[in-house]
């Protein structure tokens, strides 16, 4: 450099539920708080999948258009720590 993660060691992140706050919502931040990750670091490129607003079609759904959110859904991109059992 590669490679591969161990019922171990150092650090590290932190679903749910709660309280604050912003947003029309999905949901995003901030404490609390841990169900779990080896990139649960970072990026919407592709799909999934969710939100509002529109057309259409039909009567509670379907779909189509820009747009929005989701990186702890999967795959892609790129950086990186700790130990080599």
């Nucleotide at each position: 450099g590669a490679c591969a993660g161990a019922u171990a060691a150092a650090g590290g992140c932190a679903a749910a539920c709660c309280a604050g706050u912003c947003g029309u919502g999905a949901g995003g931040c901030u404490g609390a708080g841990a169900c779990g990750c080896a990139a649960a670091g970072u990026c919407a490129c592709c799909g999934a999948u969710c939100c509002a607003u529109g057309g259409c079609a039909u009567u509670a759904u379907g779909u189509c258009a820009g747009g929005g959110g989701c990186a702890g859904c999967g795959g892609g991109a790129u950086u990186a720590c700790c130990a080599g059992a």